[in-house]
About this RNA: This is a predicted structure of a 350-nucleotide part of an RNA (small-subunit ribosomal RNA, central domain) from an uncultured bacterium.

Context: one part of a larger RNA
RNA sequence: CUGGGCGUAAAGGGUCCGUAGGCGGUACGGCAAGUCUCCUGUGAAAUCUUCGGGCUUAACCCGGAGCGGUCGGGAGAAACUGUUGAACUAGAGGCUAGCAGAGGCGAGCGGAAUUCCCGGUGUAGUGGUGAAAUGCGUAGAUAUCGGGAGGAACGCCAGUGGCGAAAGCGGCUCGCUGGGCUAGAACUGACGCUGAUGGACGAAAGCGUGGGUAGCGAACCGGAUUAGAUACCCGGGUAGUCCACGCCGUAAACGAUGGAUGCUAGGUCUUCGGGGUAUAGAUCCCCUGUGGGCCGUAGCUAACGCGUUAAGCAUCCCGCCUGAGGACUACGGCCGCAAGGCUAAAACUC
Numbered sequence: 001c002u003g004g005g006c007g008u009a010a011a012g013g014g015u016c017c018g019u020a021g022g023c024g025g026u027a028c029g030g031c032a033a034g035u036c037u038c039c040u041g042u043g044a045a046a047u048c049u050u051c052g053g054g055c056u057u058a059a060c061c062c063g064g065a066g067c068g069g070u071c072g073g074g075a076g077a078a079a080c081u082g083u084u085g086a087a088c089u090a091g092a093g094g095c096u097a098g099c100a101g102a103g104g105c106g107a108g109c110g111g112a113a114u115u116c117c118c119g120g121u122g123u124a125g126u127g128g129u130g131a132a133a134u135g136c137g138u139a140g141a142u143a144u145c146g147g148g149a150g151g152a153a154c155g156c157c158a159g160u161g162g163c164g165a166a167a168g169c170g171g172c173u174c175g176c177u178g179g180g181c182u183a184g185a186a187c188u189g190a191c192g193c194u195g196a197u198g199g200a201c202g203a204a205a206g207c208g209u210g211g212g213u214a215g216c217g218a219a220c221c222g223g224a225u226u227a228g229a230u231a232c233c234c235g236g237g238u239a240g241u242c243c244a245c246g247c248c249g250u251a252a253a254c255g256a257u258g259g260a261u262g263c264u265a266g267g268u269c270u271u272c273g274g275g276g277u278a279u280a281g282a283u284c285c286c287c288u289g290u291g292g293g294c295c296g297u298a299g300c301u302a303a304c305g306c307g308u309u310a311a312g313c314a315u316c317c318c319g320c321c322u323g324a325g326g327a328c329u330a331c332g333g334c335c336g337c338a339a340g341g342c343u344a345a346a347a348c349u350c
Stems, first nucleotide, its partner, number of pairs: 003322004007304002012318001014201004021194003025088002028085004033081002035077007042069001048066007091191001092188002095184005103177007110154001115149007125136002162169002206247006215241002220236004258317006266295005272289005278283001299306002323350003332343004
């Protein structure tokens, strides 16, 4: 480079936005760059292929022809690609009327529980475990009642439920704000898809400065267990967990399945809409759109399984893989306060 691949064998970038680029709907006209046909020029010789000939043959030599190109020039064709003109509405956007939602940000508020403090009642234990002990308690604990402080998280509702690009989002109220769906169809008229580089977001842990600290709890201390026990179990407990601002940029960041579009049996449950039918109404039934599940046809698959939410049938664009270890490493570069991250070899061994 080509080929073959990427759910589980190596392989989908954590996610989105978007630059260049690649690709691109319907019908008509022009042009003729790509494309196709013809003519012409050129493609040195040797070599190569082939035909014929010469050395007794061959190698070798001579002559003819052929082959050899994203090539130049000219004439023509107009289906497809391109380009241009003018047009369309099925893609995309947009308008109107509705709908659902833990989507995001900020502020305020609430109740239950744990802990601590104060007071009352009350007395000898309590706590913990497989069993114990350390611990706490006659300076009055545990238990129980009343009051107070403070921090963190929001029971039931809750769902195979919903929302979000992903990370993720769950008490209540208010303010600001993003996206989606349905119905109608005024409007724009291909404005689209993807996306190298780039930008933004990105759980937890960790880092910087300041605050906060109820519970939990790396490290650490103690008690047990054990041959030992730098663990698992128990009693404590610092960082951290929380808030503000700024970094870090990773993950089994998983559906281990990139995005977009079209096509290809059904059944069943469910979320949120719309229409119809029956009905006094509830509600059920039918049709239809959207999202979330299960089962399954054809087909696919090495099998497992997937199966209109495809891993089926196709097209477009991006990312990635190429035996195992060495190696999510070294060196170099870039980024970072650091921890480290991104990019990424080789010797050698099998």

The coordinates come from a structure-prediction model, not an experiment, and the mean pLDDT is 87.